[in-house]
Context: one part of a larger RNA
RNA sequence: CGUUGGAGUCUUGAGGGAAGUUGAUCCUAGUACGAGAGGACCGGAUCGAACCAACCUCUGGUGUACCAGUUGUUCCGCCAGGAGCAUAGCUGGGUAGCUAAGUUGGGCAGGGAUAAGAGCUGAAAGCAUCUAAGCUCGAAGCCCAUCCCAAGAUUAGGACUCCUAGGCCGGUCGGAGACUACGACCUUGAUAGGGCGCAGGUGUAAGCCCAGUAAUGGGUUCAGCCGAGCGCUACUAAUAGGCCAU
Repeated sequence: CGUUGGAGUCUUGAGGGAAGUUGAUCCUAGUACGAGAGGACCGGAUCGAACCAACCUCUGGUGUACCAGUUGUUCCGCCAGGAGCAUAGCUGGGUAGCUAAGUUGGGCAGGGAUAAGAGCUGAAAGCAUCUAAGCUCGAAGCCCAUCCCAAGAUUAGGACUCCUAGGCCGGUCGGAGACUACGACCUUGAUAGGGCGCAGGUGUAAGCCCAGUAAUGGGUUCAGCCGAGCGCUACUAAUAGGCCAU
């Protein structure tokens, strides 16, 4: 831009894509078969491998500044306490998110038409013959079936609702994202930040007091600090508005 008014919600499915794998064990059954050794078809059940998808409850990884410990050095006048730099200085942990080695799920079953093949009936050719007419079966393969996309399917489909409704710009943002798009919100407001509470992480702050000559230990103190998580709260910012359509 089109789909011939605009908008919203729900759909049909032409067409397209994905998937499609396989092993072991047990039962049937030490049965059929076989002199024995050995050892089934058919059918049923269970557990796996690899692969694929989703997810983060669990197990872990990461988590560049969340917490703690600690070395050297410079600075904050000194002590104490801190800050900068040294790969994130190093070390031990670690929320959210992301993630696999983690968790969950998948391949099934069924139908149709067939291939090689197996047959029925059956002539040409008084017989015979699966084939010439006709008919029944028969594959991990084909078409359905399962999952996903899908009306630019220009053959542009269908149903319902609303109509001064609507769309765009602008702004606060996001489990959305290269940009765009998509989604939430814009004071009739919890969209983001802040604040408060909780969860969670670290692991018992500083100061003071006590014990000890001191290093240090104990008490206050399951403290203090705390990024992304979950809530509550208009304190801050989403103000004011503009354009198009009608």

Annotation
Large-subunit ribosomal RNA, domain VI from a bacterium, 246 nucleotides, folded computationally. Its Rfam family is "Bacterial large subunit ribosomal RNA".